[in-house]
This is a predicted structure of a 405-nucleotide RNA (Bacterial RNase P class A) from Aurantiacibacter poecillastricola. NCBI's taxonomy places the organism under Bacteria, Pseudomonadati, Alphaproteobacteria, Sphingomonadales, Aurantiacibacter.

RNA sequence: CCGGGGAGCCGGGCAGCCGCGUGCGCUUCACGGCGUUCGAGGAAAGUCCGGGCUCCACGAAACAAGGGUGGCGGGUAACGCCCGCCGGGUGAAAGCCCAGGGAAAGUGCCACAGAGAGUAUACCGCCGAUGGCGCCUGAAGCGCACAGGCAAGGGUGAAAGGGUGCGGCAAGAGCGCACCGGGAGCGUGGCAACACGGUCCGUCAUGGCAAACCCCACCCGGAGCAAGACCGCAUAGGGGUCUCGCGCCACUUGCUGGCAGGAGUGUUUCGCUCCGAGAGACCCGGGUUGGUUGCUUGAGCGCGGGAGCAAUCCGGCGCCGAGAUGAAUGGCUGCCCCCGCGGCGCAGGUCCCUUCGGGGAAACCGGCUGCGGGACAGAACCCGGCUUACAGGCUCCCCGGCAAU
Repeated sequence: CCGGGGAGCCGGGCAGCCGCGUGCGCUUCACGGCGUUCGAGGAAAGUCCGGGCUCCACGAAACAAGGGUGGCGGGUAACGCCCGCCGGGUGAAAGCCCAGGGAAAGUGCCACAGAGAGUAUACCGCCGAUGGCGCCUGAAGCGCACAGGCAAGGGUGAAAGGGUGCGGCAAGAGCGCACCGGGAGCGUGGCAACACGGUCCGUCAUGGCAAACCCCACCCGGAGCAAGACCGCAUAGGGGUCUCGCGCCACUUGCUGGCAGGAGUGUUUCGCUCCGAGAGACCCGGGUUGGUUGCUUGAGCGCGGGAGCAAUCCGGCGCCGAGAUGAAUGGCUGCCCCCGCGGCGCAGGUCCCUUCGGGGAAACCGGCUGCGGGACAGAACCCGGCUUACAGGCUCCCCGGCAAU
């Protein structure tokens, strides 16, 4: 200097004029007026997760239905998030990616091609030792490829019943052996997932897909600020239909006590509460649509110290940065800044020539100048994440290449 990778920050600034919103202060009888502080984001987006908060659900346990997650350990209020590690894939590397438990519980699928796609096979082929046929007087020998043997070679395919090599065989085959892979079991290290090492097994037959249904392990009440609370105003304490039930005992005869029974739950058990004469479902219709609050001090931010590989946690000091409600922060002007394209050799850098006076070049840096452009995008109860969008600029670290010292 170039290419690749990881992380962080900024993403417009200043001034003037006019115009907005909250808070605070002053003023006005009031309406209003004046002054002043502050006034959108890294994603405010998506509404995909998790919570805080509010209300509802009577509570406990077991089960069912439904949903979510899926290696191990840690972090967190929690998570499907983050960090570290393990395993797998990918890359030359730095790095990046992973819907990462189970196929021997069961069901299902593997199109087409191909002989054959899971109790699966013989298309092209190889052998033909043994039996058979032929040649030969006969044997040896030779030939045929009929019986029979094979799945090693080739083909088809995403995938063909472990892989490579040596031996063996008629030719072959874990048929035998070595190594790799697979299974069983032991030792060492590690919290663990796992890693390493050794021993045994060739009956080491049972492919792949679960981001197919399913099985296993763990987790999960519902609704949501249009939640909720209060104030004000107004009305119709409206009308209709249906289902189940309306039982017993006691006495002090009652707005009483108790029991059966019913309701509060997807089911069951226990407890509690209510009813004990009521409980529930559906249809039609009427009133209100105003105001206050919730509403911004929060799992907050900044600086610095400590623990930890890290995520993060602990302590100290300091700060208070929008709360609108049809929904505020805008408009105009000037200058500056950043980027792109072009022009000009401009007392610069750079390169070439030189009679050393100077002359020339314009690729790059710098300077002047003209034109154009300046991203994604707007809070609405508040946080922690993930995902998506983003013109351009700056900083740091890592990997690789080239050159120089």

Its mean pLDDT, the model's own confidence on a scale to 100, is 80. Its Rfam family is "Bacterial RNase P class A". The family's RNA type in Rfam is ribozyme.